Annotation
RNAcentral holds the full RNA, with entries from ENA. The part of an RNA shown here (large-subunit ribosomal RNA, domain IV) has 340 nucleotides and comes from a Methylococcaceae bacterium. Its Rfam family is "Bacterial large subunit ribosomal RNA". Its family is annotated with structural constituent of ribosome and ribosome in the Gene Ontology. Lineage of the source: Bacteria > Pseudomonadati > Pseudomonadota > Methylococcales > Methylococcaceae.
[in-house]
Context: one part of a larger RNA
Formats: sequence, C1' cells, structure tokens
RNA sequence: ACCUCUUUCAGGAACUAGGCAAAUCAGUGGCCGUAACUUCGGGAUAAGGCCUGGUUGCUCCCGGGAGGGAGCGACCCACAGCGAAAGACAACAACCGACUGUUUAUCAAAAACACAGGUCCCUGCUAAAUCAUAAGAUGAUGUAUAGGGGCUGAUGCCUGGCCAGUGUCCGAACGUUAAAGAAGGGAGUCAUGGUCGCAAGACUGGCAGCUCUUGACUGAAGCGCGGAUGAACGCCGGCCGUAACUAUAACGGUCCUAAGGUAGCGAAAUUCCUUGUCGGGUGAGUUCCGACCUGCACGAAUGGCAUAACGAGUUGUUGACUGUCUUGAAGAGGUACUCG
Repeated sequence: ACCUCUUUCAGGAACUAGGCAAAUCAGUGGCCGUAACUUCGGGAUAAGGCCUGGUUGCUCCCGGGAGGGAGCGACCCACAGCGAAAGACAACAACCGACUGUUUAUCAAAAACACAGGUCCCUGCUAAAUCAUAAGAUGAUGUAUAGGGGCUGAUGCCUGGCCAGUGUCCGAACGUUAAAGAAGGGAGUCAUGGUCGCAAGACUGGCAGCUCUUGACUGAAGCGCGGAUGAACGCCGGCCGUAACUAUAACGGUCCUAAGGUAGCGAAAUUCCUUGUCGGGUGAGUUCCGACCUGCACGAAUGGCAUAACGAGUUGUUGACUGUCUUGAAGAGGUACUCG
C1' cells in the first nucleotide's frame, strides 16, 4: 500500500453525474391515533405518540365451566425488562407503464414483452389457418358465446376531417390480353402432264399427301373501367390586407389541395434557437414544479387526455442520519513486501 471490518472531536451531503456506499430507523407485540386522493376496495402497520420484568393483595367484566381480560395498590432485582436471535428509514411532487407476471443463461429487468379489456379481418365444417412431396396430422373428438390472424392495451371521458395515391372488397357493359383452336394465304417436295429430242435427257406447269410458314376470327383471370372501405397503409397548406393610441386580428381577398389538424395536451421521454418568458422553491437552481403558446418537428386504437392502486423504473425536494466530504486519524484480521 491493498482487502474485509471497528471507532472517531466539530460540522452534517459542503462529496458526487447521482446520498453511490455507509449510517439512521428497531418493527407483522399491546394501546391511542392516522391526511390528501380514491375505481369507496383502498391509501394504511399511513404519518405520529405511549407502554412492556418478577412476586403478591384487592376490585370489576366476560364465560356453563376450564379459563380469559381490565383496573388500583404493596414489595423485589438489574446498567438495561420486545433483557437472546430474527425482524421496515420516512414524507412530498412529477413522468412512464394500469396492476401480479415475463425478458437479453454469461455487461441491459426497463418506460421493453405479456396482460384482462377494445376493435377490425377471415372461417358454415372435408372450416379458415399451419406442418408435409404425399399419406396424414394440428385446428378439434371443437362448430361463429367457436377457431385463426392484425392492431391497441385496466378503468374514466373520448376517438375529428380526407377514398386523390396504395391496399382490400364488390361489379361487370366496353377496351386490352395467353395457351389453345382455326377459315384463308404463301413456300418446298411431288403422281399424271406439256414442249424439244431417234434416244439419253433438258426445260416447263403442277393435283392429293407430307413439311415449313403466315393467319382473319374465337378465347379466362388480370389490368384499364365503375363503386365501397381508415380501430386498412397513410395524409391532415400558403400569401396579402383589415378594428377610433399601439398591438393583435373575430373579418375579407387570393392561390393550391383528396382534405387542410377538430377535442385535448403542449419548451413535453417530443422545443433547434434555449439556461425561451413569468411565477415557486434555494444565499445562489442549464435540473425540478406551476403557467404562457412563438408546436424548428404533439394529436386522437402507429390511440389522445386524465387516473386511485402498484414499481429493485426515471426525475426533483424535505426530515432523520451518517468518514461521502472538510480531513484526516487510530485499531483488528488477512494479503502484499523483506529475511528465513
């Protein structure tokens, strides 16, 4: 010096990113007492205060009894009577997630996942969906109060506008369109022919069949086309002017759009400028709380806003407490180190 502990004057978070760590608290024994808020269940052991041994006498209450409980005295012991062990620090405020639960075995336990509840879509049973080449199986020995899938996520109040684009569903008149079929056309080959030749042969025309090629016309879904649909994917404007101080603009004009963000919330887990401005708290506050609204770039089941209870969640504050610190010190055990 290191590790694990113990103690410490005065101060008491001045430490630090942050009370991390440590300390305090001394209890699910009894009596009293207990706020806001609330989904009336809770919150709550809220908070806070007091008591506690042994022997003995008397009184009262409950009980059928055994027994239990309360009160008033006297005496005894100890430093100490929940005599050992074990056994919560508390309060206030904000955010997120309703809750219990689940998770990165081995750096993350959370605001992430799940959840009950809500809603949409599919599925009439040989169901849809899933596994499999198939047989077959799950779904289910179930039957729409069932099964599968997507999104949201208790509860309360609510969930606005847009169907132009994309998707899905419905429709079928017209346009387009594949394989396939196919009237007809063209080409090659070619029987019997024609011309010339004594003949051999040369030239020429060409049926049927076969082969190659072209092809009007017929021809489904799809797409085009018409409609519906947002708790489907998504989207939800700009400029200029105007009121008898000023400022602002209920109001007007104009351009564009499918429609121009409604309620609620808002410098927010979202605000760049920004430590916005005002108020509170502090001696002093980039954090925190309450407001304002100029929302760079909130916003309604990609849910919006509230919300009791709950949380090893995040943030701010207070009391108590302390070697976290001012600022160190001393001690115990074990290592390290030296010698052996």